[in-house]
Predicted 3D model of a 346-nucleotide part of an RNA (small-subunit ribosomal RNA, central domain) from an uncultured bacterium.

Context: one part of a larger RNA
RNA sequence: UUGGGUUUAAAGGGUGCGCAGGCCGGACGUUAAGUCAGGGGUGAAAGGCCGCGGCUCAACCGCGGGACUGCCCUUGAUACUGGCGUCCUUGAGUGGAGGCGACGGACGCGGAAUGCGGCGUGUAGCGGUGAAAUGCUUAGAUACGCCGCAGAACACCGAUUGCGAAGGCAGCGUCCGAGGGUCCAACUGACGCUGAGGCACGAAGGCAUGGGGAUCGAACAGGAUUAGAUACCCUGGUAGUCCAUGCAGUAAACGAUGAGCGCCCGCCCUGCGCCCGUUAGGGUGCGGGGCUUAGGGAAACCGUUAAGCGCUCCACCUGGGGAGUACGCCGGCAACGGUGAAACUC
Numbered sequence: 001u002u003g004g005g006u007u008u009a010a011a012g013g014g015u016g017c018g019c020a021g022g023c024c025g026g027a028c029g030u031u032a033a034g035u036c037a038g039g040g041g042u043g044a045a046a047g048g049c050c051g052c053g054g055c056u057c058a059a060c061c062g063c064g065g066g067a068c069u070g071c072c073c074u075u076g077a078u079a080c081u082g083g084c085g086u087c088c089u090u091g092a093g094u095g096g097a098g099g100c101g102a103c104g105g106a107c108g109c110g111g112a113a114u115g116c117g118g119c120g121u122g123u124a125g126c127g128g129u130g131a132a133a134u135g136c137u138u139a140g141a142u143a144c145g146c147c148g149c150a151g152a153a154c155a156c157c158g159a160u161u162g163c164g165a166a167g168g169c170a171g172c173g174u175c176c177g178a179g180g181g182u183c184c185a186a187c188u189g190a191c192g193c194u195g196a197g198g199c200a201c202g203a204a205g206g207c208a209u210g211g212g213g214a215u216c217g218a219a220c221a222g223g224a225u226u227a228g229a230u231a232c233c234c235u236g237g238u239a240g241u242c243c244a245u246g247c248a249g250u251a252a253a254c255g256a257u258g259a260g261c262g263c264c265c266g267c268c269c270u271g272c273g274c275c276c277g278u279u280a281g282g283g284u285g286c287g288g289g290g291c292u293u294a295g296g297g298a299a300a301c302c303g304u305u306a307a308g309c310g311c312u313c314c315a316c317c318u319g320g321g322g323a324g325u326a327c328g329c330c331g332g333c334a335a336c337g338g339u340g341a342a343a344c345u346c
Stems, first nucleotide, its partner, number of pairs: 003318004007300002012314001014201004021194003025088007033081002035077008049065006091191001092188003095184003100179001103177007110154001114150008125136002162169002206247006216240001220236004258313006266291011295302002319346003328339004
């Protein structure tokens, strides 16, 4: 490479948008590039293969055949693929209607809790643990009440719920913006799918500048524990945690399961919409779950939300260690990220 694979054995890119490329619905016409057929040319000889023959055989040599799976020219065929033209509506999109959600951004507001400050009540403890101690407290702490300030997060509702491409998103209100779903079937008429590069988004932690700093809390200090204890437990506590702007670009970024389309038994629960129905209930579309048929699977299990049956496109794997390392290159302020070996060894 071919092949075979990628939930858990090695292997799905973190996610989206999308240029090129690959692939692409129904009908008719046309063309004849691909495709197929006939004819012609060429595909040197030697060698190789098959047959026959010549040296006593063989090696060696001669003759014939076939092969050289190809390329070119020409004449045709037109099912399929392609090109061109006309048309279609089911794919895709638009419009109208009514609805949904913790979807995004900005601004404003709220209460609980925590800490701190002030005042008051009040007195000897508080706190913490397995037990303690460090710590706080007669300069009046802890506790309780009232007033005020600050920052961060939003109990209950809350769910086996919902939304988002993923990361992720939760107090309330307003404004701005986006989204898929449903119903109607008016409009466009294949406008589609995928997507190497590319671009954008991307938890936490980290970085830069400025702000903020209540809580928690790497580092650090102290107290314990212990043989030791650079830990687990306790008292403190800086960065950080929060905001703005910029950078970074990783993750068990997980459903460890790429995206799209079609097809294939059922039952139950549930979110949003529509239709029928008097309640009950029934139907239908999209979504979230549970169980299971066939089938699949090494099994666990998956099973219309497939890991079933098929097609299209992309990504990736090819024994373990060395190693996601070294070197080079690209990116970054840095930290580091991306790409990514070999010797050697089992």
RNAcentral holds the full RNA, with entries from ENA and SILVA.